[in-house]
Molecule: RNase P RNA; transfer RNA
Organism: Candidatus Parvibacillus sp.
RNA sequence: AAAGCAGACUACUUCAUCGCGCUCCGGAAUGCCGGAGUGAGGAAAGUCCGGACAACAAAAGGCAGCGUACUACCUAACGGGUAGGUUUCACCACGGUGAAAACAGAAAGUGUCACAGAAAACAAACCGCCGAUCCCUGCUAAGGGAGGCAAGGGUGAAAAUGUGUGGUAAGAGCACACACCAUCUGAGGGUGACCUCUGAUGCGGAUAAACCUUACGUGUUGAAAUGCCAAGUAUAUCUUAAGACCCUCGGGUCAGCGACCGCCUGUCGUGAUUUAAGAGGGGUAGGCAGAUAGAACCGGCAAGUAAUUGCCGCGUCCAGAUAAAUGAUGAAGCACUUGCAAGAGUGUACAGAAUCCGGCUUAUUGGUCUGCUUUUCUU
RNA sequence: GCUAUUGUAGCUCAGGGGUAGAGCACUUCCUUGGUAAGGAAGAGGUCGAGGGUUCAAUUCCCUUCAAUAGCU
Numbered sequence: 001a002a003a004g005c006a007g008a009c010u011a012c013u014u015c016a017u018c019g020c021g022c023u024c025c026g027g028a029a030u031g032c033c034g035g036a037g038u039g040a041g042g043a044a045a046g047u048c049c050g051g052a053c054a055a056c057a058a059a060a061g062g063c064a065g066c067g068u069a070c071u072a073c074c075u076a077a078c079g080g081g082u083a084g085g086u087u088u089c090a091c092c093a094c095g096g097u098g099a100a101a102a103c104a105g106a107a108a109g110u111g112u113c114a115c116a117g118a119a120a121a122c123a124a125a126c127c128g129c130c131g132a133u134c135c136c137u138g139c140u141a142a143g144g145g146a147g148g149c150a151a152g153g154g155u156g157a158a159a160a161u162g163u164g165u166g167g168u169a170a171g172a173g174c175a176c177a178c179a180c181c182a183u184c185u186g187a188g189g190g191u192g193a194c195c196u197c198u199g200a201u202g203c204g205g206a207u208a209a210a211c212c213u214u215a216c217g218u219g220u221u222g223a224a225a226u227g228c229c230a231a232g233u234a235u236a237u238c239u240u241a242a243g244a245c246c247c248u249c250g251g252g253u254c255a256g257c258g259a260c261c262g263c264c265u266g267u268c269g270u271g272a273u274u275u276a277a278g279a280g281g282g283g284u285a286g287g288c289a290g291a292u293a294g295a296a297c298c299g300g301c302a303a304g305u306a307a308u309u310g311c312c313g314c315g316u317c318c319a320g321a322u323a324a325a326u327g328a329u330g331a332a333g334c335a336c337u338u339g340c341a342a343g344a345g346u347g348u349a350c351a352g353a354a355u356c357c358g359g360c361u362u363a364u365u366g367g368u369c370u371g372c373u374u375u376u377c378u379u
Numbered sequence: 380g381c382u383a384u385u386g387u388a389g390c391u392c393a394g395g396g397g398u399a400g401a402g403c404a405c406u407u408c409c410u411u412g413g414u415a416a417g418g419a420a421g422a423g424g425u426c427g428a429g430g431g432u433u434c435a436a437u438u439c440c441c442u443u444c445a446a447u448a449g450c451u
């Protein structure tokens, strides 16, 4: 210098004219005219998490269900973020450095491990090793069998921890030494995950994005929630329930039914000529609130490794619906492409608010910066 | 706007870790004078896409795309 990858920032600017939505003001008198102000994003997206807010009882207790899973911290909260630990991989000047990880438990229990293979964790042996013991043959050596073994071969994704020595008929963690792994005791360090040292034990395959166990969390429904106003209408019809006891006749208790709530407990509501609940039918398809100044943004200072937090500032911020507006043209500047130059062309991608906020994920043109890797050149 | 479900052969659907199946449709042959029906054989799959867990994924998990249904 070039290329690639990852991350951060940015998302053309100014002026003029015309047009659209909303708000305010003024004038008309009928939805018209004039003026002023204001009007999309980093993801407004996916709806994957978490909250605010609202209703259901104030949302209660337990079970079930669902979710999360190294540790500490941040936060309104989170499955998000920051810092650290452990493991794996890569590089290395062997001191470390960088990247990734759904990273509790397989030593609570159950299940599964196709095909191949003797065997997939009980039994079990194809080739193989032995045949010490027992039986047969044989004088013996030895041979055959009962039987023993799992070292080696072979199969497989995976074969009972690895190496060495002892041991044995042959062998085997059978025993021992060292090493790895796991669990536990003790000492030290750390808030903690965990690390270092020492000792003991051995149940030493994988799988929990299989069931499960442990710990923690979690009520349900979502702005079509919900409250109010106006207008309109028929509760036609069907189903279920209205039981028992006490009593001072006012009422109370229990049961039933319905709701919270899938189940239990519990709580609340409910009842005799009409009422309650459910189904079903009829009407409406309007308005206001919720609903846009807030866990907001910017700058400075301070605390902290950081995420983040606190304080200060005469600091900044008027989209908000009706599923509907938020644009076009011209000029100048700027950027890019092309061209020797004059000049010419382009203004790009992804995409568009709908209750709001914090994250995550996904899509994305051009430019700038940072980090890493590779290649080439120079010193 | 909110919520849920589904995606497998040309069509309709099974399969819920161990090489993917059924019915109809399609092709060839038999049967018939010929067709249909019937019989025999056969072909046809990126299991919507990408990534992960696992020895192994259509199946389990995550992301994403598309379709469908319900709620005032």
Base pairs, nucleotide, nucleotide: 001375002374003373004372005371006370007369008368009367010366012333013332014331015330016329017328018327020039021038022037023036024035025034026033027032041350045361046360048359049358050357051356052355053222054221055220056219060265061264062263063262065218066217067216068215069214070084071083072082073081074080085103086101087100088099089098090097091096104213105212109211110210111207112206113205126153127152128149129148130147133146134145135144136143137142161179162178163177164176165175166174180204181202182201183200184199186197187196188195189194226289227288228287229286235280237279238278239277240276241275243254244253245252246251256270257269258268259267260266296316297315298313299312300311301310302309303308334347335346336345337344338343380450381449382448383447384446385445386444389403390402391401392400397434405421406420407419408418409417427443428442429441430440431439